This is a predicted structure of a 1514-nucleotide RNA (small-subunit ribosomal RNA) from an uncultured bacterium.

RNA sequence: AGAGUUUGAUCCUGGCUCAGAUUGAACGCUGGCGGCGUGCUUAACACAUGCAAGUCGUGCGAGAAAGGGGACUUCGGUCCCUGAGUAGAGCGGCGCACGGGUGAGUAACGCGUGGAUUAUCUACCCAGACGUUCGGGAUAACGGCGGGAAACUGCCGCUAAUACCGGAUACGCUCCAAUUUCGGUUGGGGGAAAGGCGGCCUCUGCUUGCAAGCUGUCGCAUCUGGAUGAGUCCGCGUCCCAUUAGCUUGUUGGUGGGGUAAUGGCCUACCAAGGCUACGAUGGGUAGCUGGUCUGAGAGGAUGAUCAGCCACACUGGAACUGAAACACGGUCCAGACUCCUACGGGAGGCAGCAGUGGGGAAUAUUGCGCAAUGGGGGAAACCCUGACGCAGCGACGCCGUGUGAGGGAAGAAGGCUUUCGGGUCGUAAACCUCUGUCAGAAAGGAAGAACCUCCCAAGUCCGAAUAGGGCUUGGGACUGACGGUACUUUCAAAGGAAGCACCGGCUAACUCCGUGCCAGCAGCCGCGGUAAUACGGAGGAUGCAAGCGUUAAUCUGAUCCACUGGGCGUUACGCGUGCGCAGGCUGCAUGAUAAGUCAGUGGUGCAAUCGUACAGCUCGACUGUAGAACUGCGUAUGAUACUGUCGAGGCUAGAGUCAUGUUGAGGGUGACUGAAUUGGUCAUGUGAGCGUGAAAUGCAUAGAUAACAGCAGGAACAUCGGUCGCGAAGGCAGUCACCUAAUCAGUUACUGACGCUCAUACACGAAAGCGUGGGGAUCAAACAGGAUUAGAUACCCUGGUAGUCCACGCCGUAAACUAUCGAUACUCGGUGUCGUGCAAUAAACGUCAGUGACUAAGCGAAAGCAUUAAGUAAUCCACCUGGGGAGUACGUCCGCAAGGAUGAAACUCAAAGGAAUUGACGGGGGCCCGCACAAGCGGAGGAGUAUGUGGUUUAAUUCGUUGCAACGCGAAGAACCUUACCUAGGUUUGACAUCUCCCAAAUCGUCCUGAAAGGGAAGAGUGCCCUUCGGGGAAUGGGAUGACAGGUGCUGCAUGGCUGUCGUCAGCUCGUGCCGUGAGGUGUUGGGUUAAGUCCCGCAACGAGCGCAACCCUUGUUUUUAGUUGCCAGCAGGUGAAGCUGGGCACUCUAAAGAGACCGCCGCGGUCAACGUGGAGGAAGGUGGGGACGAUGUCAAGUCAUCAUGGCCCUUACGCCUAGGGCUACACACGUACUACAAUGGCGCAUACAAUGGGUAGCGAAGCCGCGAGGUGGAGCCAAUCUCAAAAAGUGCGUCCCAGUCCGGAUUGCAGUCUGCAACUCGACUGCAUGAAGUCGGAAUCGCUAGUAAUCGGGGAUCAGCAUGCCCCGGUGAAUACGUUCCCGGGCCUUGUACACACCGCCCGUCACACCACGAAAGUUGGUUUUACCCGAAAGCGUCAGGCUAACCCUCGGGAGGCAGACGUCUACGGUAGGGCCGAUGAUUGGGGUGAAGUCGUAACAAGGUAGCCGUA
Repeated sequence: AGAGUUUGAUCCUGGCUCAGAUUGAACGCUGGCGGCGUGCUUAACACAUGCAAGUCGUGCGAGAAAGGGGACUUCGGUCCCUGAGUAGAGCGGCGCACGGGUGAGUAACGCGUGGAUUAUCUACCCAGACGUUCGGGAUAACGGCGGGAAACUGCCGCUAAUACCGGAUACGCUCCAAUUUCGGUUGGGGGAAAGGCGGCCUCUGCUUGCAAGCUGUCGCAUCUGGAUGAGUCCGCGUCCCAUUAGCUUGUUGGUGGGGUAAUGGCCUACCAAGGCUACGAUGGGUAGCUGGUCUGAGAGGAUGAUCAGCCACACUGGAACUGAAACACGGUCCAGACUCCUACGGGAGGCAGCAGUGGGGAAUAUUGCGCAAUGGGGGAAACCCUGACGCAGCGACGCCGUGUGAGGGAAGAAGGCUUUCGGGUCGUAAACCUCUGUCAGAAAGGAAGAACCUCCCAAGUCCGAAUAGGGCUUGGGACUGACGGUACUUUCAAAGGAAGCACCGGCUAACUCCGUGCCAGCAGCCGCGGUAAUACGGAGGAUGCAAGCGUUAAUCUGAUCCACUGGGCGUUACGCGUGCGCAGGCUGCAUGAUAAGUCAGUGGUGCAAUCGUACAGCUCGACUGUAGAACUGCGUAUGAUACUGUCGAGGCUAGAGUCAUGUUGAGGGUGACUGAAUUGGUCAUGUGAGCGUGAAAUGCAUAGAUAACAGCAGGAACAUCGGUCGCGAAGGCAGUCACCUAAUCAGUUACUGACGCUCAUACACGAAAGCGUGGGGAUCAAACAGGAUUAGAUACCCUGGUAGUCCACGCCGUAAACUAUCGAUACUCGGUGUCGUGCAAUAAACGUCAGUGACUAAGCGAAAGCAUUAAGUAAUCCACCUGGGGAGUACGUCCGCAAGGAUGAAACUCAAAGGAAUUGACGGGGGCCCGCACAAGCGGAGGAGUAUGUGGUUUAAUUCGUUGCAACGCGAAGAACCUUACCUAGGUUUGACAUCUCCCAAAUCGUCCUGAAAGGGAAGAGUGCCCUUCGGGGAAUGGGAUGACAGGUGCUGCAUGGCUGUCGUCAGCUCGUGCCGUGAGGUGUUGGGUUAAGUCCCGCAACGAGCGCAACCCUUGUUUUUAGUUGCCAGCAGGUGAAGCUGGGCACUCUAAAGAGACCGCCGCGGUCAACGUGGAGGAAGGUGGGGACGAUGUCAAGUCAUCAUGGCCCUUACGCCUAGGGCUACACACGUACUACAAUGGCGCAUACAAUGGGUAGCGAAGCCGCGAGGUGGAGCCAAUCUCAAAAAGUGCGUCCCAGUCCGGAUUGCAGUCUGCAACUCGACUGCAUGAAGUCGGAAUCGCUAGUAAUCGGGGAUCAGCAUGCCCCGGUGAAUACGUUCCCGGGCCUUGUACACACCGCCCGUCACACCACGAAAGUUGGUUUUACCCGAAAGCGUCAGGCUAACCCUCGGGAGGCAGACGUCUACGGUAGGGCCGAUGAUUGGGGUGAAGUCGUAACAAGGUAGCCGUA
């Protein structure tokens, strides 16, 4: 510090997710030791049991028992001493308000911080001053008598005090009055006390030791001061919601009174009517606050366990008492809920103290030891108490430390895993050798923490008359340890007892095998899994961390995704539709004052702890100690004055404004008026069919329309001018005239003197549609009706047509209200058009200001683009945004007559949604061009019969593959057996085939039995080759045995190679360098011409190059040379019935090798002086001459595992192999491809002419003979330019048929044959005779072909025993047509749009149906909370009181004062009745929303999406 994820790729925007740190954690797996910390986050739920606050006899009165001893005894007991002035209880004092717990409540002066207290208190403690006097009456304990189950309690009687009360005195205290030089003074009134203990005889009194004396000490009382602690008040800070906007009657203030320690509506009576609030009152929700803690670079964000400060609470609610302090955790009273006891009458209780229990929960410990230390309470002290605290126990809960060994050791062991079978890896790892001894174990020793207090000894000092007594200081000694026989040390033995967890597709370090097969499962995000998964599960290995490791939850970070630091708003989410304007924010030039903001240093505070620094103590560290730093803050006093603020009825004129002079315009309002047009109606004219549409129809029209003429009526809108013109804030504004009215702008003076800008709330305006009332109504036209279109057509089109459109008045308040661009100000290159205007002269030219356009530089921007009219550079104000959907929806509120508008969520759901640009693809977008693509032609197929292939069906099997073009006479260049893969049956198991090992036999040959064959069985014949040590060995072959293995046309063409098809013989596809762009990419390759061609030329930020095109290759067309048999025969000779038959020749044809030839080379014209085109000459051939081979980058997961090869999987007495028979040939049907026809351009018969390519020895097979024929016989010749297949056919000549189901056509069937073959039944071909079906030119739709082509005619070949209408090749005869590119199909280039990229066979919308989820509404039901009115009214406080009772004081002795109980009043908790507000829960039913591989209906959007789309409204 970043990374992953939207796309085919890119940049941006934007969300989601990850890597880090952390935790009072929990869960899973695992677990050696120690130290230091830490441990109910949930039910402030309920609690059994024990303990957590007592102490003082030096305040007071009283005072046991058991036990022990003794005496007496009637043996029952009694008494004495001791126990013991002890225990326990009581009165009294102090403490119990601390310490400990918890966080329910509280949004508050509660907390934090800084102040105030002249508005206060403070027990115990310290210092100082002074006093401590004289009296009195009670009461508990105790005793007696009672009540009660108990808790407890009544009456009578006795008694003490540092308990209680009265008197005296009181400077200082306090109240009142007077006075004052404000310091005080004077007078009057009021208010105290308590004693205990020790010692002494100096003083005094009695008197020889005591006290009433003295003294010490602890107390008590009053006052002053301090310290500590507490109360109260104030400034500032302190969460969310405005879908909480108004709140308040003790409320705000005053006066009098009360109350408090003290101010104050704190309380009360009266008076006034105030107080708070947009700087957020009131209400609702949530929450203890802080130091700090976690995180972060910081600013911040989150948090408030442990430790520390403050607050609040103590079962729930209320209340006071006591006290220095409480409205009191382990106190009281009352009410309530709950639990317990009960004799049913009544009582008791409060763990949010420490342990512990139940419960809740994912989850949190021992009913431990000790007061030894620290601290606290009481006490004079010893001492007692102390679950505070110190320790121990439990828990890897966290942090820190440490160990599980170290060195050597390669045969790289065994074993595991893997493998290309060679190896690799675990791995120096182990074994083995040599060492060490931390921790744990055993044994021994063994701390520090302890110093106080107290006691003893000694010394000093103070009080004192004192040597008594007491206080203080110093030194020495004694005493005290829960932890704990712990830390630590030493010795012993022994590598011995001590490693796991997660992860390994990317992010993110780490890879293979097996299993599984969209299953099981994984997953933080992207995403893995459908038979080769580095992603699931296991294994081996690797990586990371390590006594832990992962997961989950949570916080911060990354996230500059709330932006103060530090974001945006034209198109991505985001500028209010527009103006006006209060508050608020900001604000020109200069001057003086002030010092609030601001700045500087100063002193105070910012508790301690924590963090960071230094040093130190535990072996180190965690931990701890000490010091300094810091605490960025607040307030104090002082200074500075640039800036901001404030002040001066102050100054200036550049901003702003006003008067004057002009200008411009569809600016606004009112009234009046004109002409053209539409429509209607009227008269007349006039004709024969229109208007309308893609085409029609409805409708109108023979009752006379439309058209054309005239004049009439009425309403609405204003052509031309007219213009990216003008005006207005926006909406918007257009005939002409008049009136009223607003504004801009220009130049020139004058004036005011900052009067300015912006603007939340508020107010005003605001298209169309819509609403209300009343008019008006020509046109157009929602709704509606009819006609068409259509599968449907509630649409598009047509004919009609009502609201509305128009006017007046009143509402509505929204629009894609758009420049998708808020307003105002300043600054920043230019040229160009236009409107208004200035100077000039009214022109030209020039210029200024104010507008309005198009272009461009810098700059900006994600880009496209913007660019003085900014989206640039600055500063200012307002509005708004923070992923998509849900949703501008729900609820609430406000507005509206309604429609609806404004404000405006959440649950849930997705990992995207989006912007701009790029490359493709696509378009019922455009342009250019090509192709038998269409058109023009010729001939077909689709109809018939047959052949053949396919589908389907059938079957035991009908083997398998191929399926739009690009499967279907395809693999198959040939299924009777074989082939053959299929079925049935019979067999076989190292196998039909290969290699290795062992044994036997040479091999081989014919014969017989059985069987369908395979196979099984039997008897016979027969011994070779090489080497030899003569024993034997070897090669080949056959047989047998064993296992390694063979074998598979079994699966996967979506694991593959190879081969092939297709776009397409289309002209394209790329690269290097450079340049442009942030980038994907572009350029080049586009453009202008041209071509069959990215062919070539020209131009050009490109210059070159490669694969394709073309050419090179083969063939054909002309020719030359060479060669001359098997070919040829011109000339010469011979010769036949005929014949290159023979001699001879190689001229010609031909054969087959090498050459030549054609290149727009030449000429004319066109064209850019080009490429090239066009015409011509010559030429056998002319513009790639014809044909072939040759197929770029790529596309289709195209085809083929059944040609072959091959990974993986599967079978192994079978999915292998052998054999026989059957099947692949089936047949209601459908399709493709062919053949033959339907006839006269023909059929038949006779005669007759002319080819080329090929094949042939298991072959072609001549002549001759036989057969009607297929064929048979025959065997010459030929391994072929020699012989042969071999007859070419159409053609030509002659004859016949005469338009018919025929002398057409030949299917089908019968009989008889031929040939091949082991064998023609299923299931061959051919022949002869007989039979003679459909068919008379073929519906929709469709195919081929542009010249030696189509059409037509025959011939040959491969395969092959036989089988050809198929396939491949050969030649013969031999056309027609092409105007042209509008349309169909396919393709190429450029351009455009796109929401497509699996790429239009794309994408995608809505209803309906089904399942699930969350939410809204709902008659209601139910709960919480709050509030209003009223009722009831406990306890307590306060007030009042006739009567009752009454120790202290007073008294004239009668009583009084005071008090107590009681009663009444006031106030009030709980409770009750009635009614509201708010918030939940639930609710038949209902509404929309979301999600969900393959449901239904349509086709709305994206291309001109087939009616451009979208916004508002009905």